RNA sequence: GCGCCUGUAGCUCAGCUGGAUAGAGUACUUGGCUUCGAACCAAGUGGUCAGGAGUUCGAAUCUCUUCAGGCGCACCA
Repeated sequence: GCGCCUGUAGCUCAGCUGGAUAGAGUACUUGGCUUCGAACCAAGUGGUCAGGAGUUCGAAUCUCUUCAGGCGCACCA
């Protein structure tokens, strides 16, 4: 340099053929339970869906571009 893949909650990941309010587990907070704690039970907080632009009635999803990370190939030595 070329090609491919990945980016969604603090962490690990779902999210179908574009469809209306974006979810789970875990973590955290609060309450319950307990002599106390852990575990367990209940509730809650937490998201510019990597950034920008475009298409569309409608975008996490499609297109373009930028950024970050990974893999392969090539080049140099």